[in-house]
Context: one part of a larger RNA
Order: sequence, then C1' cells, then structure tokens
RNA sequence: UCGUGGUUAAGGAAUUCGGCAAAUUGCCUCCGUAACUUCGGGAGAAGGAGGCCCCACCCCUUGAAGAGCGUUUUCUGUUCUAGGGGGUGUGGGGUGCAAUAGCAAGAUGGAAGCGACUGUUUAUCAAAAACAUAGGUGCGUGCGAAGCUGUAAGGCGAGGUAUACGCACUGACGCCUGCCCGGUGCCGGAAGGUUAAGAGGAGCUGUCAGCCCUUUUGGGCGAAGCGGUGAAUUUAAGCCCCGGUAAACGGCGGUGGUAACUAUAACCAUCCUAAGGUAGCGAAAUUCCUUGUCGGGUAAGUUCCGACCUGCACGAAUGGCGUAACGACUUCUGUGCUGUCUUGACCGCGAACUCG
Repeated sequence: UCGUGGUUAAGGAAUUCGGCAAAUUGCCUCCGUAACUUCGGGAGAAGGAGGCCCCACCCCUUGAAGAGCGUUUUCUGUUCUAGGGGGUGUGGGGUGCAAUAGCAAGAUGGAAGCGACUGUUUAUCAAAAACAUAGGUGCGUGCGAAGCUGUAAGGCGAGGUAUACGCACUGACGCCUGCCCGGUGCCGGAAGGUUAAGAGGAGCUGUCAGCCCUUUUGGGCGAAGCGGUGAAUUUAAGCCCCGGUAAACGGCGGUGGUAACUAUAACCAUCCUAAGGUAGCGAAAUUCCUUGUCGGGUAAGUUCCGACCUGCACGAAUGGCGUAACGACUUCUGUGCUGUCUUGACCGCGAACUCG
C1' cells in the first nucleotide's frame, strides 16, 4: 500500500448522481393496528410490553393415604386436607456487560410514475416500464375444415367438430371506446369499358407445275400442294366501375371580425376537407421556448407533489382515463440508524513491498 474483518468521542447524510456501502431491525408470547379497498386484503401495518435462575402465593389436576358429612350397615355419594404432577398467572429476591446472552434471525412510514397480478427474457455488461398472461374484439374455418408441413404419399390440426381450431390486435378489474370509407387493403356485385393464350381465318406473301413475252442474259402471270404472316369475330380472372367495411392500414383544418374599462370571444362571416380531435387527460416516460406561472414541502428545491392550459408535437383496443393488491422497477420525502461524511484514528488476519 492492497484485500478482508472489528471498534470509534461529538455530530448524524453535512457524503454522493443517488444513503452506494455499512449500520439499524430481526425469534417467540401478549397488547395494539390507519388511509384505502375488487371486502379477500392492506397487516408481521405502524407502535408498545415481556422472555434466564430461586422462593412464596395463586390457579389447574391427582389424591389408592387421612379426616368430616349424608344414607338403616354395606355398596356408594360428597367436602376438606397431607403428599404427587403442571402453569402461558401474581409478587419478591438473585446472576451477568448483556436474558431470542451463542448461531440463526424483517428496518420502516408517506406520496407519485409504469406494468394489473404469479411468471418469462439478452447462457457470458441490460431482469425492466420489455415479453407473456387471464379477460376483450375482429377475421377465417361445416370437417377429406381452415391453417401448417412435405415433390408426393402422408402427417400435425384431432382420434378434436364452431362453448372447436387457426390468425391478428388489445391486455386483470371499473367507467368508456367519438367523427371520417376520399386514399390503401379486404369483402360483395356483375350491366358496361379494357384485357392473355386458345379458337377463327378475310387479306397479303414465299416456293412452284404450267403459260406468255424476249435474239440471248432474262422478265411477267401463276392452279394445287407445302409454308410464312395475319384482320374481323369469340373469350376468363384481373383492372376500371358500383357498393360495404376503421377493436382493417390509417386520418381527425385555416383565416378575418365581434360584448358598455381592458382582456377574452358564447356569436358572425369566409376558404378548404373524406372528416375536421368527442369524453377523458394534459409542461406529462409526450412541453421546444422552459428552471413556463401559481401553490406545497426546504433557511435555500433545474428534481418532486397539487393546480393552470399557451397540447412546438395527448387522445380513445398502434386503446383513453382511473384503480385495491403486487414489484431485487423508476422518482420525491419522513422516522430510526450509522465512519457515507466533518476527519480521521486504532486493532486482527491475509498478501505485496523493503531489509535480513
């Protein structure tokens, strides 16, 4: 010096991002126990008293021994007592630094956020507010089910049958879940438009027997066949089109003016839109400006709690707002407690280092 233990005057979180670490609490019996609440809880809430040994008293029990009473004796009933056993009781005395004497063995209260809960997770830096969850909703599926898997046979689904199975979203419970179908998606419709291969084969064309012209080289016409190309016509889904659908993907305005102080605007006008954000909440895990403003707590508070609403850029199953219980979650705060600190010191054990 490092590691790991122990003690520490006075103060007691002044330390620090933060009580990190340490200390406090701890067991059993008894008393006592709030808000809130889904009436189960909260709760071991909180808070308080006692705990070892001896004696006496008291209480319970036994009492075959003894005594009394009652009954005609016995049998038997009943009362008291010596003695025995027990006590979580009361009082007194005693040991020790200390009485759950060792080990072991909850610190706790208040207020918010998030997630209902128990559970799951990044084996090896993240345990959470993330995932899951019961519950809710939508969509698909009538059984040789849908879906998944496999080239297939086949298999799972399921030896199940819509109170079932699959997929998606939401996430206990309570109160609720507004408006928009213009875009995208999905579902339905089939009159019209468009549309493939195929069918169809008008027309055009290659080759060519033959014929015609030409002095020759050559030129022209050209049946059948075999080929090439190919119009009209016919023809599905799809798309266009017409409807529906938002617990489908998603979206949910601007400007100007106006009240007898001022300010504000219930009100009016106007433009645009598919429709212009309803309830509830709101400087929020969301608020840039911002340490917003006011109130509370502190001597002093960029955090915290309660309000306000000017919501840069909340908002209703990408759920909204509440919520008892729960949480090795996050934030603020109180009591107790302490070497975290003021401010250090000493001691034990182990190691390093120096000397030998």

Source information:
Large-subunit ribosomal RNA, domain IV from a metagenome, 356 nucleotides, folded computationally. The prediction has a mean pLDDT of 84. The full RNA is in RNAcentral, with records from SILVA. Its Rfam family is "Bacterial large subunit ribosomal RNA". Gene Ontology terms of the family: ribosome and structural constituent of ribosome.